Predicted 3D model of a 71-nucleotide RNA (transfer RNA) from a Patescibacteria group bacterium. The sequence was found in a public genome assembly.
[in-house]
RNA sequence: CGGGAUAUAGUGUAACGGUAGCACGAGUCCAUGGGGUGGAUUUAGUUUGGGUUCAAAUCCCAAUAUCCCGA
Numbered sequence: 001c002g003g004g005a006u007a008u009a010g011u012g013u014a015a016c017g018g019u020a021g022c023a024c025g026a027g028u029c030c031a032u033g034g035g036g037u038g039g040a041u042u043u044a045g046u047u048u049g050g051g052u053u054c055a056a057a058u059c060c061c062a063a064u065a066u067c068c069c070g071a
Base pairs, nucleotide, nucleotide: 001070002069003068004067005066006065007064010024011023012022013021018054025043026042027041028040029039030038031037047063048062049061050060051059
């Protein structure tokens, strides 16, 4: 320098263009004399900027970060 992959909640991981889920975690409450454990409930997210579309995590373009291949 060229090509490719990945980017989603504090962590891990899903999601045909049509309400972003699940598990762990964290907070509150209940059960216990207390703990462990179980139950209920809440919390928090699409890397950034544009475009297409009635509607974008998803499609297109560019950028950023990490990784891989080639030179």
Rfam family: tRNA. The family's RNA type in Rfam is transfer RNA.
Its mean pLDDT, the model's own confidence on a scale to 100, is 82.
NCBI's taxonomy places the organism under Bacteria, Bacteria candidate phyla.